Predicted 3D model of a 169-nucleotide RNA (Lysine riboswitch aptamer) from Bacillus tuaregi. The sequence is in RNAcentral, with records from MGnify. The prediction has a mean pLDDT of 79.
C1' cells in the first nucleotide's frame, strides 16, 4: 500500500408524521393616554405608542421521529486561535457555513448527576462517575484440544495501554 473488525456503530440528503401552536403576528372594536423597543441610532407613535379585555385570521426556524437512500470504521465529534463569507433598517455584539492551525482531545456506544443550548419532560454538547464492550500487551502456567516434553491454538480471570491503534496479504 491494499482489504478488513468492534455495534443500540458514525455521519449527510430528501420526503412524511408530530410537537413548537391556536403560539409569535395580521385585522376590528373598546378602554387607558405617553413612549415602547435597543448597547447606540435610524424607523414606529395623538392618524393613539405600551398595555389589557373581546372577536377574527394564523405562521415558521433550528430541534424529534419513522423508515429509504448515500458515504464510511478518526468513522465522526469536541475545544481554542486565524482568515473568509453570511444573517438582520445601520454599526457594535451575537447566529451559521467553509478552509486553516495546535500534528490538541476522545477506542466504541449506554446509565446517572451537575452545567449550557433548546417551546419541552424530546433532543444535543461539555464534564465526572458507574458498569458493559472491542483490540493489543503482561501475568497465572488456571482449564481443553493438538503430539509425551518444549510449544502451539480455544477459553477463563486479573492489570494496563490508546484508534498514527489491532488483524490478514
Nucleotide at each position: 500500500g491494499u482489504a478488513g473488525a468492534g455495534g443500540c456503530g458514525c455521519g449527510g440528503u430528501a420526503u412524511u408524521u408530530a410537537a413548537g401552536a391556536g403560539u409569535a403576528g395580521g385585522c376590528u372594536g373598546u378602554g387607558u393616554g405617553a413612549g415602547g423597543a435597543u448597547g447606540a441610532c435610524a424607523a414606529c407613535u395623538a392618524u393613539g405608542a405600551c398595555c389589557a379585555c373581546a372577536g377574527u385570521u394564523g405562521a415558521a426556524a433550528g430541534g424529534a421521529a419513522a423508515a429509504a437512500u448515500c458515504g464510511c470504521c478518526g468513522a465522526a465529534g469536541c475545544u481554542a486561535c486565524u482568515a473568509a463569507a453570511u444573517c438582520u433598517g445601520u454599526c457594535a455584539a451575537g447566529u451559521u457555513u467553509u478552509a486553516g492551525u495546535a500534528u490538541g482531545c476522545u477506542g466504541g456506544g449506554g446509565u446517572u448527576g451537575c452545567u449550557c443550548u433548546g417551546a419541552a419532560u424530546a433532543a444535543g454538547a461539555g464534564u465526572a462517575a458507574c458498569a458493559c464492550u472491542g483490540u493489543c500487551a503482561u501475568u497465572a502456567u488456571g482449564a481443553a484440544g493438538g503430539a509425551a516434553a518444549u510449544c502451539c491454538u480455544u477459553u477463563u480471570a486479573a492489570u494496563g495501554a490508546a484508534g498514527a491503534g489491532c488483524u490478514a496479504c